[in-house]
RNA sequence: CCGUGCAGGUGGGGGGCUAGCGGUCCCCUGUAUCCAAGACCCGCUACACGUGGAGCCGAUGGGCCUCCCGAGAGGACGGGGAGACGGAACCGAUCCGGGUACCCUGGGCGGUGACGGUCGAGCCCCCUGCGACGCAUACCGGUGAACCCCGCGAGGCCCGGAAGGGAGCAACGGUAAGCUGGUCCCUGCGGGUGAUAGGGGAUCCCUUGGCCCGAGCCCUGGCCCCGGGCACGUCCGUUGAAUCGACCCCGACGGAGGUCCGCACGG
Numbered sequence: 001c002c003g004u005g006c007a008g009g010u011g012g013g014g015g016g017c018u019a020g021c022g023g024u025c026c027c028c029u030g031u032a033u034c035c036a037a038g039a040c041c042c043g044c045u046a047c048a049c050g051u052g053g054a055g056c057c058g059a060u061g062g063g064c065c066u067c068c069c070g071a072g073a074g075g076a077c078g079g080g081g082a083g084a085c086g087g088a089a090c091c092g093a094u095c096c097g098g099g100u101a102c103c104c105u106g107g108g109c110g111g112u113g114a115c116g117g118u119c120g121a122g123c124c125c126c127c128u129g130c131g132a133c134g135c136a137u138a139c140c141g142g143u144g145a146a147c148c149c150c151g152c153g154a155g156g157c158c159c160g161g162a163a164g165g166g167a168g169c170a171a172c173g174g175u176a177a178g179c180u181g182g183u184c185c186c187u188g189c190g191g192g193u194g195a196u197a198g199g200g201g202a203u204c205c206c207u208u209g210g211c212c213c214g215a216g217c218c219c220u221g222g223c224c225c226c227g228g229g230c231a232c233g234u235c236c237g238u239u240g241a242a243u244c245g246a247c248c249c250c251g252a253c254g255g256a257g258g259u260c261c262g263c264a265c266g267g
Stems, first nucleotide, its partner, number of pairs: 001267006008057003011029005019045005033054004061261008072250001074248002077245003083239006091233002094229006103222002106219004116212007124201006130194002133190004138183006149174003157166003
């Protein structure tokens, strides 16, 4: 010097997990071979800085130690108060109910007379009349009795010597109750009956007319007042995110200094 093999290497850090150490997971750094499994998880035990497989390096510009800087994570403290939960209250907002002398907005009525006053009518109650309607009665027509209704009464029957007399079925004629149709002149009764007449009562809510007076009146909303609801603002309590400050700890990348670069076999 060459070859083969071995040790070893083939990123680091923080969080989390864990009794603990690594990994899978999340994050930082920034470039560092690939594959497989891994959260009620995987491999381990202080020599714990993974396991299995494949590849590469294996002395090359790389490993290790100390210090500085410091991405970033974590801890505890102090500010900060988003938001959440619970409670209270009627102060503000909002909603509901009521009131509203004065005031405001919008609208309507009003010298063709508002508000008010007075007289009357209606609406309400009672009584009576009238009308209409209905029913009944009444009147008119029809129908209407095997016998116990009427008249008449063939035949037949009874009495009689006869003349004659008598009762009487059917048919015929009529009629009663009843049934049915029509009319409303008379009468009676009825009522969720009436563009009706009269009388009495009640009332001033409403409608309307006359008279007096002479300018206001009514409605909606606002303002205001009272009561209630709700829990948005508000207040109280608990918890508490973002974020900020100083501290502690770990600390990648980077910088400075130091140190190390192995073993076996063969040629």
RNAcentral holds the sequence, with entries from ENA. The RNA shown here (Bacterial large signal recognition particle RNA) has 267 nucleotides and comes from a Candidatus Bipolaricaulota bacterium. Rfam family: Bacterial large signal recognition particle RNA. On this family, see Regalia et al., Nucleic Acids Res 2002: "Prediction of signal recognition particle RNA genes". The family's RNA type in Rfam is non-coding RNA gene. A source record names the gene ffs. Taxonomically the source falls in Candidatus Bipolaricaulota (Bacteria, Bacteria candidate phyla). Its mean pLDDT, the model's own confidence on a scale to 100, is 79. Of the family's consensus pairs, 91% are formed in the model.